[in-house]
The RNA shown here (Bacterial RNase P class A) has 394 nucleotides and comes from Algoriphagus iocasae. It was read from a public genome assembly, where an Rfam model found it.

RNA sequence: CGUGCAAGUCGUCUUGUCGCCGCGAUGUAUAUCGGGGAGGAAAGUCCGGGCAACAUAGAGCGCCAUACUUCCUAACGGGAAGGGGGCUGACUGGUGACGGUCAGUUUACAGAUAGUGCCACAGAAAAUAUACCGCCCAGUGAUGGGUAAGGGUGAAAUGGUGGAGUAAGAGCCCACCGUCCCGGUGGUGACAUCGGGAGCAAGGCAAACCUUAUGGGUUGAAAGAUCAAAUAGGUCCCGCAUUGGAUUAAGUUCCAAGAAGAGUUGCUCGUUCUUACGCGGGAUGGGUAGAUCGAUGGAUCCUGAUUGCAAAGUCAGGGCUAGAUAAAUGACAAGAUUCUUAUUUGGAUUUAUCCAUUAGGAAACAGAACCCGGCUUACAGACUUGCACUUUUU
Numbered sequence: 001c002g003u004g005c006a007a008g009u010c011g012u013c014u015u016g017u018c019g020c021c022g023c024g025a026u027g028u029a030u031a032u033c034g035g036g037g038a039g040g041a042a043a044g045u046c047c048g049g050g051c052a053a054c055a056u057a058g059a060g061c062g063c064c065a066u067a068c069u070u071c072c073u074a075a076c077g078g079g080a081a082g083g084g085g086g087c088u089g090a091c092u093g094g095u096g097a098c099g100g101u102c103a104g105u106u107u108a109c110a111g112a113u114a115g116u117g118c119c120a121c122a123g124a125a126a127a128u129a130u131a132c133c134g135c136c137c138a139g140u141g142a143u144g145g146g147u148a149a150g151g152g153u154g155a156a157a158u159g160g161u162g163g164a165g166u167a168a169g170a171g172c173c174c175a176c177c178g179u180c181c182c183g184g185u186g187g188u189g190a191c192a193u194c195g196g197g198a199g200c201a202a203g204g205c206a207a208a209c210c211u212u213a214u215g216g217g218u219u220g221a222a223a224g225a226u227c228a229a230a231u232a233g234g235u236c237c238c239g240c241a242u243u244g245g246a247u248u249a250a251g252u253u254c255c256a257a258g259a260a261g262a263g264u265u266g267c268u269c270g271u272u273c274u275u276a277c278g279c280g281g282g283a284u285g286g287g288u289a290g291a292u293c294g295a296u297g298g299a300u301c302c303u304g305a306u307u308g309c310a311a312a313g314u315c316a317g318g319g320c321u322a323g324a325u326a327a328a329u330g331a332c333a334a335g336a337u338u339c340u341u342a343u344u345u346g347g348a349u350u351u352a353u354c355c356a357u358u359a360g361g362a363a364a365c366a367g368a369a370c371c372c373g374g375c376u377u378a379c380a381g382a383c384u385u386g387c388a389c390u391u392u393u394u
Stems, first nucleotide, its partner, number of pairs: 002389009012336007020037002023034004039365001043376002046374005051220004058269004063216005068082005083109001084107010110211002115209002117205003132151002134147005159177005178200001179198008224293004234284007242257005259275006300319008337363006345356004
């Protein structure tokens, strides 16, 4: 330099003519003037909220979600900074097992002694563990005894390396690494580090059921609210036990209990409302389907200062017109920008390549619909950073 991978930023612009929507001013007609009009994801509908209704407000179970530490945030399954584990690379210590430093990358990172379950096949044996080959001892031999260091099977085989010891071997013993226990120091913490002791063990899987801790009311703008108008607030069928007290001419009226129905998440409890001019269920039939709000001033945007490693916070000043409703934000022309092709031309230059010019072509993913913060997915091209590889030069 080039190629590839990963992360991040931008991702079209200007002028003219005509057209559409909305805001403000003038005007009283449908005009004139001024300003404005779709994204980094508007997508997916996956999370968290604001807001609205249920409703005056819950408890339990179920169900669902999250899970290293601290911080940020309205909150989050999000973000920042750290810690532990795995993998890779460079350098390095040790006889060896195994470490140390730096960098990159990854992590579904609470619990395996609360319980249940699984580990196929192969293998002697995969936990109520076992001895196939081999090694050692006795024996003429068959065979018997000892062994788990070596080999085999397997993803995984009674912690590992070195030594001593042994008939051959084994934590049997010693040192080191590892595991467990008890303390010291540092840190907000996850953890790190140091010291001492004990020969100390089946292991893995919870993205298996499960346990623990924390959290979760439901629905959703087609949510909801208001106004106007019209009709037959129609007709038929079914259901809605009562008891006690007070009162009254009287089921007349009131209170309590109870029963029935409806609302409140899936259930239960609780609670609210209604109870015969009422409510609920079913069938049939009629009218209307128009307008306004919600609907864009908000956990908001811009500039400057300041605190913090950072995510982010604080202070000061300034700004506020996308708001459609079957859905506006467009069409045409010229140019610019970027990329690409060339048998145009010129320059630099050792080839190769680069720059300018000329001509042609192309410009991705994609369109707001209540709003905001995240996550995920799509994307022509340009730029920035990091890593790997090839070539060239030093």
Annotation
Its Rfam family is "Bacterial RNase P class A". About the family: Ribonuclease P (RNase P) is a ubiquitous endoribonuclease, found in archaea, bacteria and eukarya as well as chloroplasts and mitochondria. Taxonomically the source falls in Algoriphagus (Bacteria, Cytophagia, Cytophagales, Cyclobacteriaceae).